FMN riboswitch aptamer (RFN element) from Actinomyces slackii, 139 nucleotides, folded computationally.
């Protein structure tokens, strides 16, 4: 230095209103994973998470072909891959900023719920991009 394993790795509902009922609606409030970048980013370029798909592997569950054998279909777990995947403008400074400063905007998976959820509960003591270069082993 490289590889493998271990370790680490997401924030946010407060006040008021309506109502039988709302952290879900209305008014205000609050939050922002990871890498990159001519300069610091929720909105740029990518990655990850949720979801979908066929394929491969594991396991051998359920249903059907009356039963066996054999077969077909559906479901389960895992893997690599593919698809899907939200939202920003104006002004200022500057050599350089959709990243800084000012102003005004906008966005946020799925399932649940006494009523519709970025903020509550759940899958999740899960997965995870990646970071550190701390520990162990190997080259």
């Nucleotide at each position: 230095a490289c590889g493998u394993g271990c370790u680490c790795c997401g924030g946010g509902g407060u006040c008021g209103g309506u109502g039988a009922a709302a952290g879900u609606c209305c008014g205000a409030a609050c939050c922002g994973g990871c890498g990159g970048u001519g300069a610091g980013a929720g909105u740029c370029c990518g990655c990850g998470a949720c979801c979908c798909g066929g394929c491969c592997g594991c396991a051998g569950g359920c249903g059907c072909c009356c039963c066996c054998a054999g077969g077909c279909g559906c479901a389960g777990c895992g893997g690599a891959c593919g698809g899907u995947u939200g939202a920003g403008c104006c002004g200022g400074u500057g050599g350089a900023a959709u990243u800084c400063c000012g102003g005004c905007a906008c966005c946020g998976a799925c399932g649940g719920u006494g009523a519709g959820a970025g903020u509550c509960c759940g899958g999740a003591a899960g997965g995870g991009a990646g970071g550190a270069u701390g520990c162990a082993c190997g080259u």

Model confidence (mean pLDDT): 80 of 100.
The model forms 97% of the base pairs in the Rfam consensus.
RNAcentral holds the sequence, with entries from Rfam.
The organism belongs to Actinomyces, within Bacteria.